[in-house]
Predicted 3D model of a 262-nucleotide part of an RNA (large-subunit ribosomal RNA, domain VI) from Dorea formicigenerans.
Lineage of the source: Bacteria > Bacillota > Lachnospirales > Lachnospiraceae > Dorea.
The prediction has a mean pLDDT of 89.
Context: one part of a larger RNA
RNA sequence: CGUAGGAUAUUUGAGAGGAGCUGUCCUUAGUACGAGAGGACCGGGAUGGACUGGCCGCUGGUUGAUCUGUUGUUCCGCCAGGAGCAUAGCAGAGUAGCCAAGCCGGGACGGGAUAAACGCUGAAGGCAUCUAAGCGUGAAGCCCCCCUCAAGAUGAGAUAUCCCAACGAAAGUUGUAAGACCCCUUGAAGACGACGAGGUAGAUAGGACAGAGGUGGAAGUGUGGUAACACAUGGAGCUGACUGUUACUAAUAGGUCGAGGG
Numbered sequence: 001c002g003u004a005g006g007a008u009a010u011u012u013g014a015g016a017g018g019a020g021c022u023g024u025c026c027u028u029a030g031u032a033c034g035a036g037a038g039g040a041c042c043g044g045g046a047u048g049g050a051c052u053g054g055c056c057g058c059u060g061g062u063u064g065a066u067c068u069g070u071u072g073u074u075c076c077g078c079c080a081g082g083a084g085c086a087u088a089g090c091a092g093a094g095u096a097g098c099c100a101a102g103c104c105g106g107g108a109c110g111g112g113a114u115a116a117a118c119g120c121u122g123a124a125g126g127c128a129u130c131u132a133a134g135c136g137u138g139a140a141g142c143c144c145c146c147c148u149c150a151a152g153a154u155g156a157g158a159u160a161u162c163c164c165a166a167c168g169a170a171a172g173u174u175g176u177a178a179g180a181c182c183c184c185u186u187g188a189a190g191a192c193g194a195c196g197a198g199g200u201a202g203a204u205a206g207g208a209c210a211g212a213g214g215u216g217g218a219a220g221u222g223u224g225g226u227a228a229c230a231c232a233u234g235g236a237g238c239u240g241a242c243u244g245u246u247a248c249u250a251a252u253a254g255g256u257c258g259a260g261g262g
Base pairs, nucleotide, nucleotide: 001152005163006162007161008160009159010158011157015149016148017147018146021049022048023047024046025045026044027043033038051106052105053104054103055102059100060099061098062097066093067092068091069090070089071086072085073084074083075082076081110144111143112142117137118136119135120134165174166173167172179257180256181255182254183199184198185197186196187195204250205249206248207246208245209244210243211242213239214238215237220233221232222231223230224229
């Protein structure tokens, strides 16, 4: 820009892409078959491999604004307690998130037309012949079925709902409506656009409060010990992302676009 008014939702599916794999075991059944040795078709069930989609409750990895220990040094006047730097100084743990080695699922069933092949009826050619006319069976393959995208499918589809001025002879013009955007608070969304949630009639983010989870026993004080230190107060103190609540802070104010229809 188009989709013969402007919008908001929900869709149909022309078409396109994806997937399509396979082992072992049990049973049928030591049956059919076979002198025996051996040993099935068909059917039913279980469990794997690789590949693939999703997820983080479990097992773990990572977790550079979480907690703790500790070395050297500088600083906070000193002690105590801390802070900076040294590969994150080093080391031990570790939430959310992300992830696999962890967990769940998938390639199922079925239908249609066929290939090779196997048939029925059947002439040419009194017989025979699956073929010449006609009719069947038949594959991991083909078309559906399953998953994803999809109406710029210009062949531009469908359904539901919302909106309905003025001035002009006309061409048209101008504010608007429904609605949308700018702007702002932001996100399990993201390079930026985009997409999603929200903007006071508000839980969108931060903060606060409570909790979960993590760390692992704070500071101060007291007691014991010459001291290093230990114990008590006390599962203490601290705590990023997690859960819930709460307008305390910030989403204020404002602006722009947007129909008039054969």
Rfam family: Bacterial large subunit ribosomal RNA.